The prediction has a mean pLDDT of 83. The part of an RNA shown here (large-subunit ribosomal RNA, domain II) has 676 nucleotides and comes from a Candidatus Pacearchaeota archaeon. Its Rfam family is "Archaeal large subunit ribosomal RNA". The family is grouped with related families in Rfam's "LSU clan".
[in-house]
Context: one part of a larger RNA
Formats: sequence, C1' cells, structure tokens
RNA sequence: GCCAGGGAGUUUUCUUAUAUGGCGAGGCUAACCUAAAUGGGUAACCAGAGCGAAAGCAAGUGUGAAAGCGCGUUAGUCAUAUGAGUAAGACCUGAAGCCGGGUGAUCUAUUCAUGGACAAGGUGAAGUCUCUCGAAAGGGGGAUGGAGGCCUGCACUGUUGUUGUGGACAUGCACUCAGAUGAUCUGUGAAUAGGGGUGAAAAGCUUAUCUAACCCGGCGAUGGCUGGUUCCUGCUGAAAUAUGCCUACGUAUAGUCUUGUUUUGUUUGUUGGCGGUGUAAAGGACGGAUAGAAUUUGCAGGGGCACAUGCUUACGGAAUUCUUUUCAACUCAGAAGUUGUCAACUGCUUAAAGCAAGAAUCAGGGUGUGUAUGUAAGAUACAUUUCCGAGACCCGGACAAGGGAGACUAAAGUUAAGGUCCCAAAAUUUAUGCUAAGUGUAUCGAAAGGUGUCUUGAACCUGAGACACUAGGGAUGUAAGCCUAGAAGCAGCUAUCAUUUAAAGAAAGCGUAACAGCUCACCUAUUGAGGUUCAGGGCCCUGAAAAUGGACGGGGCUAAGCAUAAUACCGAUACUUUAGAGGCAUUCAGAUGAAUGUUCUGGUAAGCAGGCGUGGUUUUUGUACAGAAGUCUUUGCGAGAGCAAGGGUGGAACGAAAACCAAUGAGAAUCCUGGU
Repeated sequence: GCCAGGGAGUUUUCUUAUAUGGCGAGGCUAACCUAAAUGGGUAACCAGAGCGAAAGCAAGUGUGAAAGCGCGUUAGUCAUAUGAGUAAGACCUGAAGCCGGGUGAUCUAUUCAUGGACAAGGUGAAGUCUCUCGAAAGGGGGAUGGAGGCCUGCACUGUUGUUGUGGACAUGCACUCAGAUGAUCUGUGAAUAGGGGUGAAAAGCUUAUCUAACCCGGCGAUGGCUGGUUCCUGCUGAAAUAUGCCUACGUAUAGUCUUGUUUUGUUUGUUGGCGGUGUAAAGGACGGAUAGAAUUUGCAGGGGCACAUGCUUACGGAAUUCUUUUCAACUCAGAAGUUGUCAACUGCUUAAAGCAAGAAUCAGGGUGUGUAUGUAAGAUACAUUUCCGAGACCCGGACAAGGGAGACUAAAGUUAAGGUCCCAAAAUUUAUGCUAAGUGUAUCGAAAGGUGUCUUGAACCUGAGACACUAGGGAUGUAAGCCUAGAAGCAGCUAUCAUUUAAAGAAAGCGUAACAGCUCACCUAUUGAGGUUCAGGGCCCUGAAAAUGGACGGGGCUAAGCAUAAUACCGAUACUUUAGAGGCAUUCAGAUGAAUGUUCUGGUAAGCAGGCGUGGUUUUUGUACAGAAGUCUUUGCGAGAGCAAGGGUGGAACGAAAACCAAUGAGAAUCCUGGU
C1' cells in the first nucleotide's frame, strides 16, 4: 500500500416550537400505599386577571391637568414523536501542560570508606663532596645527587579534525590528535531525590527520558485549533457585508437562505408630468496658481551718484490693463445619468408583507467603468456592474471567472460565439485593392527615422525644350584694396564695382609655400517628355538584447496574410419540433387518482419532504432435506437506495405484512485490530 472486521449527534433534566392523541375552565399526578390492577394517592405544578416601584385598583390599570400613550382584556393542560436550546465528557479523535501520591544514584554528578594501576627513554632543582677566587659578604668550576600538576612515549584515560566512512537493532570504524606521578586513572561497598539532588557552570547530569525524571491517579483535563463524521431520491437555495466585543481564522444582532402559517395586492421594466443634484466635459463671472508684454508708482530691500537730506535705476517690490497656461479642496453656467412622488402601460400573484421555527455565512476572487495611494505590480483600499465562488456544454492550442450559452430524459432539425488548405466538421468561395517584410497567419512594442512601395492634394518648371547625363564655355579691368616673407577668387580685414557677353561670384568647395591645377554657381549645344518641392493617408523596414535548438497549437502558407464588400456551409446540453418523467397551480373526484396549464426541473453551505436497507420485540401468516441461510453467476423490474426470479455450490434453518424499539448503513480520521 491493499483486503477483512471495528469505527463518530447518544442518554437524562428543564425550556420552547410543530405534529398527533386524551380530557377540557380545567388538566395532571409525585413520593408513597396495596389485595398488583385499566387500582388508590389531588401535596405540588400549569392554566383560570391584569396593571403599577408600591399603597392599591381591577377588565382594566399605570402615567398625565387633559388629549393621548404603555401593558393587558382571546383555552388550557397532560402524554408521545420530531427540530432547537439548556446542564451534564454531550458527534468522534488529538495536545503541550497543572496538581497529588509513590519508584529510582546497577548509567551519570559530587562525596566518603577500602583496595588496585602507571613499559622505556630524556632533562638534571635543592643538598653533599672537592678544586678555586675573595679581607669578608659571596662567586666560579668539577663530581655526586635525583626534584618536577617537567619533556618524548606504551598500557590506561580521553575524543581535536576529516561535517571521512558506517548505521533497522540507538554514536561504531579508519586515519589524525590530547593527557599519561597526577586537581591522574580505576574495582568494590556506601551517601545525597524531583522545584529536590549534584554540578572546576555546559541549564550539564540525575538508568537510551531533563529549562524540572519516571510510574499511577485527578482525567473522557481543556482546546474559539487540525482531521474525520457511514443509504437513496425530490423541492428551494445563500454568504464572504454592517455594527459591537482583550475583537481580528471566534462570536452576538441585522442583512441574505429555508420551512410552516396568516393576510392581500405588489411594482422588475418603459413612457410622461412635477421636483432634487453640481459630476464628466467645459469656462473665467468669483477664488487660487501660472508665462510674456505694456503702463503707473522710488516704494521695504539692493546697485550707482552724492555723503546734509536726497537724486537715479535694463536689480527688485506693488498695482492696473492686454494676451497665455491651469485647478480634488474655483464655478457664471452645465449634461448623460441617478433619485423622490404621481399617473398610464407592463411584469408578478410559484409574488409581496407580517408572525413563528431552523440555519449557513461574517478569510472571498476576476473582468469592465469611476476614484485614492504608489515609479509600478497578477499591488492595496473604496464605489458600481457582471461572472467565478456554487455553473456543466461550445469557442479561446492547453486555460475558475474572456466570448457564446444557463444542462429533467430520448430523438430529429436550426443557429450563436468562433470558424471553413491538412491534422480537424465546414469555401483551396466570389469581387476589388495592398504587402515581399515569412511582415503576417499571435495580444506586447514607443519616441525617432526611411530616395521601400501604393495613394490623395497643392505650388512651381516644361515643345519659346523642363529634369538628369554628356560635351564646350566659365572671361576681362585684376594678382580689387589693405595686411603680409608671400596672400594672385579661396589665412585675415574692408569693399563687393565695372566691362565684354549666350553666360561667368572681386567667388560655393578641393588644392599650392605662394602661383598653378580640378570642380561649382551661371550659359550654350546634345537629347526629347514630363520634372522638382512641400503637406497628408495605407501597408512595410530600422529602432527591437538572455542564457541547450524551437515554436503562427503543428504542418505549412505569397495567401491559407492585411483591408473593404458579398454569398454559402460547419458549429453547443442554446432555439424549434415530437414523445416521455417529475414539481407546482387550478378544476373535478374524494384516502391513493384524472384533466388542463406552465417563460418550472444547474447547484456548494444550508433548510424542508418522501423513501430503501440492517438487528430486535409483539401479533398475524408463510417457505424448507423433493434442499433453508450463506456464496458464485445469469436475467428481469425500479429514478435510485434496492427488490425478485433461474442455475451451480452449500447442507439446516429462514422469511413476508402491520405496529413499535435501536449500540442501524464507511472510502478516507499520518483512524484501531488482524491478514497479506
């Protein structure tokens, strides 16, 4: 892990509601008694009158001056069943802990008593002897000697590192390392006990247990926390919000849901009349902020001149005017909307409201729209809408909440979103354009660029020859003047005239030391038809960077891409039709049923209703050795829990109906026991 068996809302008290039954202005006994029954027992309790703090009054009473208002004036009670609450372990399992009484020092900590152990080597303290120096104190040398919480290193004790290696059987093994005559190690016996001991102190150790041991008991401690909680079908169907709480994963009340009962209308939507509003957009009439200009004013400060005061000011301040930008805390005005009320239509009446009983929920989440905070966020908070939650089906490659659409059953057809080359159902459909980038077929891609290409418009040039190429000319006064070593069109400064011309700058660029030289502007020839510039639009290109080779879903596609039109077809549990099941309502019937109607029949938490099965009791009635139960298998019936029949096996018991009772239904609880 699997299989089998076991395994969780029970019992009693009181309260309350509903259902049923008995009696009824009454109902009912408890303890107990006895002749033991369908007996006796009427103490208590509930009801029968309330109101008021009370005196008290009374179908009324309290308050108030009164009007009025509050609470009353209505059949109960007992029993049984069910829902809920209450007190108890109270649906089951689960703590860490707290307290009481005992048991432990065979491990280990410290201590006491009595024993035991420590190879070998090194070093060489004091003391002693001797030689020697010194006046002395004392010093030096040599022998001898054998001290030490001394050194190296076995036994022995320990355990530093390898985070080596090993490990079901709970700290081993290997290498390395520390102490090894001492505060050393060790045998045996004994002492100290749980808020206590012992501790060269690590909260260490106290029998594999220690920031308070172990065992039993209080004990089913408690747990607002986790997990689990067992048959079927039908009807309805939420919430994740507000407020309070030592409240924040809890709970109470309200909101939303369900059931029963009573009553009668109610208003989802549309339009209209009369009103409310101050947002979006906008505006400048007020207020604030803001850019430029003009005018006026020496006016707080600064600068200048003067140094008595003043004068002046392209600094600055203030005011006014004109133009400019702008506002959540500006509004002269002002939508769409939204909302109150009245009316009409419409919808619902399976509705709406009141009362009673039962809940669940109070961690929510996503899209769109409007806001706040934030650089932003699959961010946080708010408002509203819709969806997921609790919603299947189709589309979106896959994909809770995006698009379509709300699934009773069966069958046939038609569509929606989305699609129609192949995977893969349906157009290799029609018409006209665009794109050459595999752009795209994809939901990322900006500012800025493009002599990519299509297209719209304007201006100008153009057979008196445009634009481009090619050929020729491109001169003269003059090397303009100045400057300079030089300055000749072309370092720099000034001027920039005139002539000849078809045209040619006192020169736009390259170049030289300076000249020279090569181009340009400008003109002519050649050629022969459009050209140049600007402003838009469509598609496209660059901008464009991520880690194994790779993603239009893939193949692939030049349309099977993009744009604009059009016609077919495919495509869902949607819609239509037919048949059937159930719910609900109405009518009829009257225990059960039938007919008609239905814009009813997705569903988590939850509420309500009706059933199936297991064990037992009582009564009635059955089956069985010509084969009971059990078990294997086949078939039939039922919406299902399930029921029945046939056959095999088995070998002795087992059902049905009605009523009642319950230790009554397993797949999950790191569930328990057993098997494997």